[in-house]
Molecule: SAM riboswitch aptamer (S box leader)
Organism: Oceanobacillus picturae
Formats: sequence, structure tokens, C1' cells
RNA sequence: UUCUUAUUCAGAGAGAUGGAGGGACUUGGCCCAUUGAUAUCUCGGCAGCGGACUUUUAAUAGUACUGUGCUAAAUCCAACAGGCGAAUGCGAGCCUGAAAAAUAAGAA
Repeated sequence: UUCUUAUUCAGAGAGAUGGAGGGACUUGGCCCAUUGAUAUCUCGGCAGCGGACUUUUAAUAGUACUGUGCUAAAUCCAACAGGCGAAUGCGAGCCUGAAAAAUAAGAA
């Protein structure tokens, strides 16, 4: 990097560095940001996946010990396909699926 499977409306912030855009890509919206964001580092925290340990006949439940991950907003929202229902001046709304993305586990 690619493939497969699972999950994605829960949860969890302080300090330092730094100095302009950032929230994955495109478009539209919305939001964050010089009262210093995004990012990096330190410490803290959370508990999703694998492991370990404890509990249980088992299912399960628990512990943050370990490998990872995460720590604004639902993956911030929509986009593509199908459906529902109400209404109409135009439109909004809801549901399911897909696509893309992220994370884990396994494989190449």
C1' cells in the first nucleotide's frame, strides 16, 4: 500500500512550542480560529478493537495491566440509489442502502 471482516448519534483537556488558516478529498452549508485554532510535544483522561488477568458451568461482567486508538460539533451535515409521509408558491422532513473516510483484527 492492497484485500477481507467488524464498528463509527456513547466517552474523554490542561500546559509548552508555533503563528495562519483549519474541520480527509471536491462542491455547497455550517462551525472552529490572532481571547492563538489546525499541527507537534509533555502530562492527564476515555474505553472502541486485540491480548492478559479476575468472575461465571457458560453466556457474560469487570480491571486501564499490555499492543493500538481516541480525547469540538454524529465520520460536523448533505451529495449517489431506492422508499415513506405530509404539503404545495418554492422547498424543507424521515427511513434504508451504497460510495468515500477513520479505527481495529486478520491476510497478501